This is a predicted structure of a 96-nucleotide RNA (TPP riboswitch aptamer (THI element)) from Lentimicrobium sp. The sequence was found by an Rfam model in a public genome assembly.

RNA sequence: GAUUUCCAUUUGGGGUGCCCAAAAUUACGGGCUGAGAUCAUACUCAUUGAACCUGCUCCGGGUAAUGCCGGCGAAGGGAUGUAGAAAAAACUUGUU
Numbered sequence: 001g002a003u004u005u006c007c008a009u010u011u012g013g014g015g016u017g018c019c020c021a022a023a024a025u026u027a028c029g030g031g032c033u034g035a036g037a038u039c040a041u042a043c044u045c046a047u048u049g050a051a052c053c054u055g056c057u058c059c060g061g062g063u064a065a066u067g068c069c070g071g072c073g074a075a076g077g078g079a080u081g082u083a084g085a086a087a088a089a090a091c092u093u094g095u096u
Stems, first nucleotide, its partner, number of pairs: 001091001003087004008082002011046004016040001017032004052077003058071004
């Protein structure tokens, strides 16, 4: 020097489901999973890209129910730069 991780800042991307109650719808309330369920000024992701979308009104398991879990997935798409701090080994360059 490169690399990795973290933090900060700038610019941008993304999702918001299932169940119950309720005169019906909407809103509101409660429960489940989750970082986040359009309550956020939040959460999360930005090419080393599973944040997120398509396939998917998919397949298997499980649940009160649901992308709840796994597969699909070495599939196809998918959104910026900068500065700083720390770091065991390995990589590159220079000096002794």

The prediction has a mean pLDDT of 75. Rfam family: TPP riboswitch aptamer (THI element). Rfam links the family to the GO term thiamine pyrophosphate binding.